[in-house]
Molecule: SAM riboswitch aptamer (S box leader)
Organism: Pedobacter sp.
RNA sequence: UGCUUAUUAGGAAAGGCGGAGGGAUUAGACCCGAUGAAGUCUUAGCAACCUGUACUUACAAGGUGCUAAAUUCUAACCUAGGACAAACAAAAAGCUUGGGAAAGAUAAGUU
Numbered sequence: 001u002g003c004u005u006a007u008u009a010g011g012a013a014a015g016g017c018g019g020a021g022g023g024a025u026u027a028g029a030c031c032c033g034a035u036g037a038a039g040u041c042u043u044a045g046c047a048a049c050c051u052g053u054a055c056u057u058a059c060a061a062g063g064u065g066c067u068a069a070a071u072u073c074u075a076a077c078c079u080a081g082g083a084c085a086a087a088c089a090a091a092a093a094g095c096u097u098g099g100g101a102a103a104g105a106u107a108a109g110u111u
Stems, first nucleotide, its partner, number of pairs: 002110007013043005021032003025076005044067003048064003051060003071103001077100006
């Protein structure tokens, strides 16, 4: 790097260096940022997974991780409806309401 499984609701700060971007990708929005972005260091905190103690409730904080906004929101692929839709039936694109995936992130195992 790849693969598998699980989770992805909530939770949690302040300094130093740095010096203009950031919020995974694409598109549309929106938000954060010179009252200092990304990155990095220190301390603190949270408790997702492993670990330990407990024994089914929890506790601890050793290893990763995390500490603006639901993974910021919507769409991206599949599927079930609704309106458009007119005597009955059918009816594309687009709009809209759900469900499931995919993708991203984290952990553990593995190659």